[in-house]
RNA sequence: GCCUCCAUAGCUCAAUGGAUAGAGCAACACUCUUCUAAAGUGAAGGUUCCAGGUUCAAAUCCUGGUGGAGGCG
Numbered sequence: 001g002c003c004u005c006c007a008u009a010g011c012u013c014a015a016u017g018g019a020u021a022g023a024g025c026a027a028c029a030c031u032c033u034u035c036u037a038a039a040g041u042g043a044a045g046g047u048u049c050c051a052g053g054u055u056c057a058a059a060u061c062c063u064g065g066u067g068g069a070g071g072c073g
Base pairs, nucleotide, nucleotide: 001072002071003070004069005068006067007066010025011024012023013022018056028042029041030040031039049065050064051063052062053061
């Protein structure tokens, strides 16, 4: 230098172009317990890496950029 893949909640990950972007774990509150843990319940938590484009509609498709992983030279 070229090619491929990845980027979504604090972490690990889902989501066929179409409903208010979901789950588990963590953290928080409550129940239980003498206390803690475990278990149960609840609420909260999102600029879907950035900037454009296409579309009635974009996390999803296209272009460029940034970061990461791998491969080739």
Molecule: transfer RNA
Organism: Hydrocoleum sp. CS-953